[in-house]
RNA sequence: GCCAGCGUAGCUUAGCGGUAGAGCGGCUGACUUGUAAUCAGCAGGUCGAGGGUUCAAAUCCCUCCGCUGGCU
Repeated sequence: GCCAGCGUAGCUUAGCGGUAGAGCGGCUGACUUGUAAUCAGCAGGUCGAGGGUUCAAAUCCCUCCGCUGGCU
């Protein structure tokens, strides 16, 4: 330099045009002599950035940024 994949909550990730979900973690409460475990509830996301298409974009297209892999 060329090609491909990935980027979503603190972490691991699902969702592939029509309300952004889960597990772990965090907080509150219940239970317990107390802790852990368990149970119930709550908070936490401008979906890497910008632009385009569309009535509607995390999702499709373009450019850029970052990471990983392959080729040279």
This is a predicted structure of a 72-nucleotide RNA (transfer RNA) from a Thermoplasmatota archaeon.
Lineage of the source: Archaea > Methanobacteriati > Thermoplasmatota.
Rfam family: tRNA. Rfam links the family to the GO term triplet codon-amino acid adaptor activity. Rfam classes the family as a transfer RNA.